Notes:
Transfer RNA from an Elusimicrobiota bacterium, 72 nucleotides, folded computationally. Taxonomically the source falls in Elusimicrobiota (Bacteria, Pseudomonadati). Its Rfam family is "tRNA". The sequence was found in a public genome assembly.

RNA sequence: GCCGGCGUAGCUCAACGGUAGAGCACCGCUUUCGUAAAGCGGGGGUCGGAGGUUCAAAUCCUCUCGGCGGCU
Numbered sequence: 001g002c003c004g005g006c007g008u009a010g011c012u013c014a015a016c017g018g019u020a021g022a023g024c025a026c027c028g029c030u031u032u033c034g035u036a037a038a039g040c041g042g043g044g045g046u047c048g049g050a051g052g053u054u055c056a057a058a059u060c061c062u063c064u065c066g067g068c069g070g071c072u
């Protein structure tokens, strides 16, 4: 330099173009003499950034940033 795929909650990851979710973590409650475990509930997201297409974009297109793999 070229090619490919990845970037979504604190972490690991989902999500046919049609209201962004799960597990763990965190907070509250129940249970216990108390802790842990267990059960119930809750908060937390400019979907890496910019632009475009569309009635509508995390999702499609372009550029760009970061990190990963391959080729040279």
Stems, first nucleotide, its partner, number of pairs: 001071004006066002010024004018055001026042005048064005